Lysine riboswitch aptamer from Litchfieldia alkalitelluris, 177 nucleotides, folded computationally. Rfam family: Lysine riboswitch aptamer. Its family is annotated with lysine biosynthetic process in the Gene Ontology. Its mean pLDDT, the model's own confidence on a scale to 100, is 80. The organism belongs to Litchfieldia, within Bacteria.

[in-house]
RNA sequence: UCAAGAGGUAGAGGCGCAAAGCGAAUGAGUACAUUGCAGGAGUAAUUGGAGUACAAGGAUGGCAAUGGAAAGGUCAAUUUGCCGAAGCUUUCGAGUUUUCCAAAACUUGUUAUGCUGGGGUGUUGUUGAAUAAACAGCGCACUGCCACUACAUAUGUAGUGGAGCACUAUCCGAUGG
Numbered sequence: 001u002c003a004a005g006a007g008g009u010a011g012a013g014g015c016g017c018a019a020a021g022c023g024a025a026u027g028a029g030u031a032c033a034u035u036g037c038a039g040g041a042g043u044a045a046u047u048g049g050a051g052u053a054c055a056a057g058g059a060u061g062g063c064a065a066u067g068g069a070a071a072g073g074u075c076a077a078u079u080u081g082c083c084g085a086a087g088c089u090u091u092c093g094a095g096u097u098u099u100c101c102a103a104a105a106c107u108u109g110u111u112a113u114g115c116u117g118g119g120g121u122g123u124u125g126u127u128g129a130a131u132a133a134a135c136a137g138c139g140c141a142c143u144g145c146c147a148c149u150a151c152a153u154a155u156g157u158a159g160u161g162g163a164g165c166a167c168u169a170u171c172c173g174a175u176g177g
Stems, first nucleotide, its partner, number of pairs: 001177003007171005014083001016082005023075002032067006042054003046103005086116003089112001092109006117143002120140008145162007
């Protein structure tokens, strides 16, 4: 002097991501409660078993009348934290759904340097009261980043490919010439 690992700082993508409180709609005239009528044997949870409790002094369920919720999820703006923001799958643990056992489902931590650049949209499946919405797979175009190629020079256009442990700017400089 040139290049440059690991590391640090600050940023960009855009209907960008997530959370919180207030309010609203839906949930729903549902669950549930009381009364009446009919009815006549089992009933009690997501499923099964056991146990317990209730029940001919009439249960569960049905009809009518009178009252009548809530949770999860969603929406508008606001606030906060951010740009693997976040989401999903898997391993293991804890809790809830019922008195116990088992299964199943849900919630919440944890692990695997696992998968996904991002939003939109169509379709299928799961969850859900839902045609809302969320998640996952596949497809479609759009958009941002990087590399290469070609053409153009005002730093752009087109094509191909790739992935966020990435990219841009900057600091430092293990190490090498």